Model confidence (mean pLDDT): 75 of 100. This is a predicted complex of two RNAs, RNase P RNA and transfer RNA, with 477 nucleotides together. Rfam match: Bacterial RNase P class A.
RNA sequence: CCAGCUGGCCGGGCGGCCGCGCCCGCAAGAGCCGAAAGGCUGCGGGUGAGGAAAGUCCGGGCUCCAUGGAGACACGGUGCCGGCUAAUGGCCGGCGGGGGCGACCCCAGGGAAAGUGCCACAGAAAGCAAACCGCCGCGGCGAAUGCCGCGGCAAGGGUGAAAGGGUGGAGUAAGAGCCCACCGCGCGACUGGCAACAGGAGCGGCACGGCAAACCCCACCGGGAGCAAGACCGAAUAGGGGCGGUGCGAAGGGAAACCUUCGAGGGCUGUUUCCGGCCCACCGCCCGGGUAGGUUGCGUGAGGCGUGUGGCGACACGCGCCCAAGAUGAAUGGCCGCCACGUUCUCGCGCCGCAAGGCGCGGGAGCCGUACAGAACCCGGCUUACAGGCCAGCUGGCAUU
RNA sequence: GCCCUUGUAGCUCAGCUGGUAGAGCAGCGGUUUUGUAAACCGAAGGUCGGCGGUUCGAUCCCGUCCGGGGGCACCA
Numbered sequence: 001c002c003a004g005c006u007g008g009c010c011g012g013g014c015g016g017c018c019g020c021g022c023c024c025g026c027a028a029g030a031g032c033c034g035a036a037a038g039g040c041u042g043c044g045g046g047u048g049a050g051g052a053a054a055g056u057c058c059g060g061g062c063u064c065c066a067u068g069g070a071g072a073c074a075c076g077g078u079g080c081c082g083g084c085u086a087a088u089g090g091c092c093g094g095c096g097g098g099g100g101c102g103a104c105c106c107c108a109g110g111g112a113a114a115g116u117g118c119c120a121c122a123g124a125a126a127g128c129a130a131a132c133c134g135c136c137g138c139g140g141c142g143a144a145u146g147c148c149g150c151g152g153c154a155a156g157g158g159u160g161a162a163a164g165g166g167u168g169g170a171g172u173a174a175g176a177g178c179c180c181a182c183c184g185c186g187c188g189a190c191u192g193g194c195a196a197c198a199g200g201a202g203c204g205g206c207a208c209g210g211c212a213a214a215c216c217c218c219a220c221c222g223g224g225a226g227c228a229a230g231a232c233c234g235a236a237u238a239g240g241g242g243c244g245g246u247g248c249g250a251a252g253g254g255a256a257a258c259c260u261u262c263g264a265g266g267g268c269u270g271u272u273u274c275c276g277g278c279c280c281a282c283c284g285c286c287c288g289g290g291u292a293g294g295u296u297g298c299g300u301g302a303g304g305c306g307u308g309u310g311g312c313g314a315c316a317c318g319c320g321c322c323c324a325a326g327a328u329g330a331a332u333g334g335c336c337g338c339c340a341c342g343u344u345c346u347c348g349c350g351c352c353g354c355a356a357g358g359c360g361c362g363g364g365a366g367c368c369g370u371a372c373a374g375a376a377c378c379c380g381g382c383u384u385a386c387a388g389g390c391c392a393g394c395u396g397g398c399a400u401u
Numbered sequence: 402g403c404c405c406u407u408g409u410a411g412c413u414c415a416g417c418u419g420g421u422a423g424a425g426c427a428g429c430g431g432u433u434u435u436g437u438a439a440a441c442c443g444a445a446g447g448u449c450g451g452c453g454g455u456u457c458g459a460u461c462c463c464g465u466c467c468g469g470g471g472g473c474a475c476c477a
Base pairs, nucleotide, nucleotide: 001397002396003395004394005393006392007391008390009389010388012339013338014337015336016335017334018333020048021047022046023045024044025043026042030041031040032039033038050372054383055382057381058380059379060378061377062226063225064224065223075222076221077220078219079218080094081093082092083091084090095109096107097106098105099104110217111216115215116214117211118210119209132157133156134153135152136151137150138149139148140147141146165183166182167181168180169179184206185204186203187202190199191198192197230296231295232294233293240287241286242285243284244283245282246281248263249262250261251260252259253258265280266279267278268277269276303322304321305320306319307318308317309316310315340370341369342368343366344365345364346363347362348361349360350359351358352357402473403472404471405470406469407468408467411426412425413424414423420457429443430442431441432440450466451465452464453463454462
């Protein structure tokens, strides 16, 4: 210098003008409304998005409901081992397998000798294997190296994703772990390690195909719902309940207003009677539920930053400092100037090159570009999106010293 | 904001334990008819929403992303 790997960080800056949400202030008080509390406006000050605020895929806090305790069954989830954490399917460190020359990356990575199921098509045979072509022996026919029958074999061919170890030799009628050597495989005393696992004396001719992101078995975890959870205040209208008055009919009393007593009637409807159903006004006061609406939940928290100690690390502990949005049609924006970075064009200089051209440095210009996206109860993760830039460590190659 | 559900041909839908995707309607060609419709015959039409994984093999199983639809506060 080129090519790459890993981890972390930033994600425009400054100034001016205008505007928005929330909070505070106006005391010799700024204006308006209001009896007041207070509200609106004004002025001044403070503060105001993210690394993902996103997807809602996991895990918790918090709240309500359910629940005497424990266990079992069912259902759902997770799945090498150890650790971290409030918890996790997250993270860290190991183990095993795979990829890369390497830095490094990827893996839902328990059990298929508990059982069930599946393995389409092709193929002779697909699961306590089988024999199509083929090889070999015997017998028959025959001119024949052919055909037929019986038997042996699994080396070769062929099918398939997958066909019951591989290479070589010995052996045989032909063959075959039938036998032998090496490699592979299985079991495995023992050793190391907390464990996953690693090593492995010795034994075994080789059994035990694949699929559990099929049912299942084993181990572990899980009560349900979600801030539109939940709590409080609470109009107007309608409806519910209670009390009082007016009001209906008859009789009596009274000059009248009115009083007393007794009574239940009327309307609609089923064709009618009997019988039954529904409705019955107006005014005043009180009560409870609760709608609209409002308040709260709502930001001091598994908080942030710095530093020290322990640990390989995730992380834990100690000390110091800090308090940092809170909306509810939902604010956090727009314009201008300068700068920064990128990109395009262009100019100059230098180096390389025969040339075309390439690289580096410096300058100028552009109605150029600066992403993804946006809190809504909060937090820890994961996943996905993202213009561009910076830093650190490491690997491979080339050149030079 | 939260919670469910769904995506297969132009439209509406099937597809049952994974084996290579169909039906009806629509559209196209043909027969029939003077012509049209109806009827009959035939052929075409699919990245099974995208990507990745498991598997010999994925519409189906798993993960992730994208799109569509629905529900919620209190029922006194």